A computed fold for a 76-nucleotide RNA from a Candidatus Cloacimonadota bacterium, annotated as transfer RNA. It matches the Rfam family "tRNA". From the family's description: Transfer RNA (tRNA) molecules are approximately 80 nucleotides in length. Rfam classes the family as a transfer RNA.
[in-house]
RNA sequence: GCUGAGGUAGCAAAGGUGGUCAAUGCACUGGUCUGAAAAACCAGCGAUGACGGUUCGACUCCGUCCCUCAGCACCA
Numbered sequence: 001g002c003u004g005a006g007g008u009a010g011c012a013a014a015g016g017u018g019g020u021c022a023a024u025g026c027a028c029u030g031g032u033c034u035g036a037a038a039a040a041c042c043a044g045c046g047a048u049g050a051c052g053g054u055u056c057g058a059c060u061c062c063g064u065c066c067c068u069c070a071g072c073a074c075c076a
C1' cells in the first nucleotide's frame, strides 16, 4: 500500500424491512432482608467511533477520515 472483518454504557455482548421506550450479563447506585455482611430479590443508572450525504425519518444505507484485528504485497 491492497483486501476482508469490526468499532454499540465502566467491561463484555446482541440487534438491523430505516420508524415505538436500543436488548442481555457483569459492574455501579438506592432499597428489602440481616445483629452486621454475603447471597438473593426489587428499583435505578448510562451507549450506537468522527464528519458529511441520502431520506419525512439513519445505530442501520452511501462517502471520507480515525482506531482495532486478520490476510496479502513491499522491505534497498
Stems, first nucleotide, its partner, number of pairs: 001072007010026003019056001028044005049065005
The coordinates come from a structure-prediction model, not an experiment, and the mean pLDDT is 80. NCBI's taxonomy places the organism under Bacteria, Pseudomonadati, Candidatus Cloacimonadota.